[in-house]
Context: one part of a larger RNA
RNA sequence: UGCAUACGGUGGAUGCCUUGGCGGUAAGAGGCGAUGAAGGACGUGGUAGUCUGCGAUAAGCUUCGGGGAGCCGACAAACUGGCUUUGAUCCGGAGAUUUCCGAAUGGGGAAACCCACCGCUUUUGCGGUAUCUGCACCUGAACACAUAGGGUGUAGAGGCGAACCUGGCGAACUGAAACAUCUAAGUAGCCAGAGGAAAAGAAAUCAACCGAGAUUCCCUAAGUAGCGGCGAGCGAACGGGGAACAGCCUUUAAGCCUCAUGAGUCCUAGUAGAACGGUCUGGAAAGUCCGGCCAUAGUGGGUGAUAGCCCCGUACAUAAAAGAGCUCUUGAGGUGAAAACGAGUAGGACGGGACACGUGAUAUCCUGUCUGAACAUGGGGGGACCAUCCUCCAAGGCUAAAUACUCCUUACCGACCGAUAGUGAACCAGUACCGUGAGGGAAAGGCGAAAAGAACCCCGGUUAGGGGAGUGAAAUAGAACCUGAAACCGUAUGCAU
Numbered sequence: 001u002g003c004a005u006a007c008g009g010u011g012g013a014u015g016c017c018u019u020g021g022c023g024g025u026a027a028g029a030g031g032c033g034a035u036g037a038a039g040g041a042c043g044u045g046g047u048a049g050u051c052u053g054c055g056a057u058a059a060g061c062u063u064c065g066g067g068g069a070g071c072c073g074a075c076a077a078a079c080u081g082g083c084u085u086u087g088a089u090c091c092g093g094a095g096a097u098u099u100c101c102g103a104a105u106g107g108g109g110a111a112a113c114c115c116a117c118c119g120c121u122u123u124u125g126c127g128g129u130a131u132c133u134g135c136a137c138c139u140g141a142a143c144a145c146a147u148a149g150g151g152u153g154u155a156g157a158g159g160c161g162a163a164c165c166u167g168g169c170g171a172a173c174u175g176a177a178a179c180a181u182c183u184a185a186g187u188a189g190c191c192a193g194a195g196g197a198a199a200a201g202a203a204a205u206c207a208a209c210c211g212a213g214a215u216u217c218c219c220u221a222a223g224u225a226g227c228g229g230c231g232a233g234c235g236a237a238c239g240g241g242g243a244a245c246a247g248c249c250u251u252u253a254a255g256c257c258u259c260a261u262g263a264g265u266c267c268u269a270g271u272a273g274a275a276c277g278g279u280c281u282g283g284a285a286a287g288u289c290c291g292g293c294c295a296u297a298g299u300g301g302g303u304g305a306u307a308g309c310c311c312c313g314u315a316c317a318u319a320a321a322a323g324a325g326c327u328c329u330u331g332a333g334g335u336g337a338a339a340a341c342g343a344g345u346a347g348g349a350c351g352g353g354a355c356a357c358g359u360g361a362u363a364u365c366c367u368g369u370c371u372g373a374a375c376a377u378g379g380g381g382g383g384a385c386c387a388u389c390c391u392c393c394a395a396g397g398c399u400a401a402a403u404a405c406u407c408c409u410u411a412c413c414g415a416c417c418g419a420u421a422g423u424g425a426a427c428c429a430g431u432a433c434c435g436u437g438a439g440g441g442a443a444a445g446g447c448g449a450a451a452a453g454a455a456c457c458c459c460g461g462u463u464a465g466g467g468g469a470g471u472g473a474a475a476u477a478g479a480a481c482c483u484g485a486a487a488c489c490g491u492a493u494g495c496a497u
Base pairs, nucleotide, nucleotide: 001496002495003494004493005492006491007490008489009488015482016446017445020417021416022414023413024412025411026410027409028408029406030405031160032159039101040100041099042055043054044053046079049075050074051073061095062094063093064092065091066090070083071082072081106115107114108113116129117128118127119126120125131157132156133155134154135153136152137151138150139149164195165193166192167191168190169189175182179229205212206211216243217242218241219240220239226234227233247398248397249396255335256334257333258332259331260330262328263327264326265325267323268322270318271317276291277290278289280287292309293308294298300312301311302310347371348370349369350368351367352366353365354364357383378393379392380391381390382389433440434439453481456468457467458466459465
């Protein structure tokens, strides 16, 4: 040094577990905000820090309900001091307080800071003072009237929020095996706005000589008809079957919104809730064996191993002083609500865009520029165009449901994950850390049933660490703590060199 065996060290795989995730189902809710939000800063406890809660009334105050014996949140014990059957802590409803920043709004500003004015008021304190818009009023230039401008009062707005929705602006990579029309795609992204949905919507629609009868969504028609450097690709409609159905507007409707009224229902705390003992093994019984019981309850979880009958629960039943939601009754107010049946409109020309349709033989819709009718004895459409025929009535408006989505609440579910998985995050994680910044972004779970967390003794530096003793079922479960693989490193013995 190698091989073998045994025993260790290191390491943290594997197994088991789950506080956390992921995906859904059924309901609910679908907003918050100048009555100052979302999000923060700083404070706040008898005790230093962090989290949680709260706001100078500061882990809280008042009140109304529930509840019934302990309590003063967590890491996190102990101490100190208190509260509580005159009902505390705790749970729910309503209210009060709610520093400073932040739309931030008196002015400024390097957010959580600095500096003001006015009115009331005894010190002290309270209130007001941003901008824009609507309305009313007072003033008021150049310039006579006026208008602009200024001011006061009053009402509203502003900002935030996950997706869904409507509108405006609008790519590129890519594909076409290159690339320019084309595609990707009206996608991503940006902007504006709204609602719980939005948008659309009661035919100047389709159809085909038969007829249908607003809109939206699904299945089909159909990858069809078509479009297309007829390439890549794009891609309907009629008709049929379903979901859901609802119609209306000229002084006033359907419907919708707000407020009040009464009734019902439901939510926001709860209450009550059946039935088991023994033997054996074991540290421990829920396991084994024996004999019982309940069940409108044998979902689930916990308890020293696997419990219908030990505990929490579960089925069933039941409850609200207060507040919220929904439905209905009645009443009031508002919206609809504008124009007086639709004229600079329909149509035309040119240029674009939307239609599955790339200008094509291209109808239809929208419109930037220029034009420009008729008036129901009229007008539009039926895919160039014309006639016949059929059908409808534009240039005003409203409208629930079926549809889309889930930041969020409640209950439940999973041939979903089980700590390199599952969210980036099971753990004080959008943290530590990196970056000037936009931004990027981790690692890190498990003693034991119970701390019973090792009194005391010994070695040692009043260490670290270890040896005894003790606890425990177990300490090779000792806090670097379940199990403890491999790589890697040793010790002992044997053999070989």